[in-house]
RNA sequence: AGCUCAGUUUACUAGGGUUCCGCCGGCGGCAAGCGCCGGGACUGGUCCGAGAGUAAACCGUUCCCGCAUGGGAGCGACACGGAAGGAUAAAAGCCUGGGAGAU
Numbered sequence: 001a002g003c004u005c006a007g008u009u010u011a012c013u014a015g016g017g018u019u020c021c022g023c024c025g026g027c028g029g030c031a032a033g034c035g036c037c038g039g040g041a042c043u044g045g046u047c048c049g050a051g052a053g054u055a056a057a058c059c060g061u062u063c064c065c066g067c068a069u070g071g072g073a074g075c076g077a078c079a080c081g082g083a084a085g086g087a088u089a090a091a092a093g094c095c096u097g098g099g100a101g102a103u
Stems, first nucleotide, its partner, number of pairs: 007058006015048002020045002022042001023039006059076007078098001080101001084096003
């Protein structure tokens, strides 16, 4: 100084917050399964959620079987990583981003 391809989707998980539900606290109320306010240094449900997590389907490719539509098997490796900004109610392993940088 140069280099940069590494498939798609779905479901889930690690993780994440607080719109809604629940929970906790306060107040009101005769009282309640009711109302208002506050709380995520509240376990949770809904919700968001991985390039470098999991699984499946599709896809690609190689080989085998079959006249053929097709069927079967294998392979799809590796991957340290900020700060800052952005979305949503909000945050994040989300997005910028297999980025900057490091090796």

Source information:
Guanidine-I riboswitch aptamer, 103 nucleotides, folded computationally. Rfam family: Guanidine-I riboswitch aptamer. Gene Ontology term of the family: regulation of gene expression. Rfam describes the family as follows. This family represents a conserved RNA structure found upstream of the ykkC and yxkD genes in Bacillus subtilis and related genes in other bacteria. The prediction has a mean pLDDT of 83. The sequence was found by an Rfam model in a public genome assembly. The model forms 100% of the base pairs in the Rfam consensus.